A computed fold for an 85-nucleotide RNA from Paucisalibacillus sp. EB02, annotated as c-di-GMP-I riboswitch aptamer.
The organism belongs to Paucisalibacillus, within Bacteria.
Its mean pLDDT, the model's own confidence on a scale to 100, is 90.
């Protein structure tokens, strides 16, 4: 330093749900909470998935579209802890 994560240690993080806030939504965020989780650390860089708020279309009901989200959906990049069956 590379690979590997069975067995240990010191430790991390927080799923559903709740409460407020925010946001057209999807979702976020902060307190509570623990289902998990060797990256369940950060990144939106390719791919899935969600949402339609403006835009197209529609006689209407709706359809279609991200520039909008999701890293705990996956793969990359990238940093970090501890040990060697």
């Nucleotide at each position: 330093a590379a690979u590997u994560g069975a067995a240990a240690a010191a430790g991390g993080c927080a799923a559903a749900c709740u409460a407020u806030c925010u946001g057209a939504a999807a979702g976020g965020a902060u307190a509570g909470g623990a289902c998990g989780c060797a990256a369940a650390g950060c990144u939106a860089a390719g791919g899935g998935u969600c949402u339609a708020a403006g835009g197209u279309u529609g006689g209407g009901a709706g359809a279609c579209u991200a520039u909008g989200a999701u890293c705990g959906c996956c793969u990359g990049g990238u940093u970090g802890c501890c040990a060697a069956a």

The model forms 95% of the base pairs in the Rfam consensus.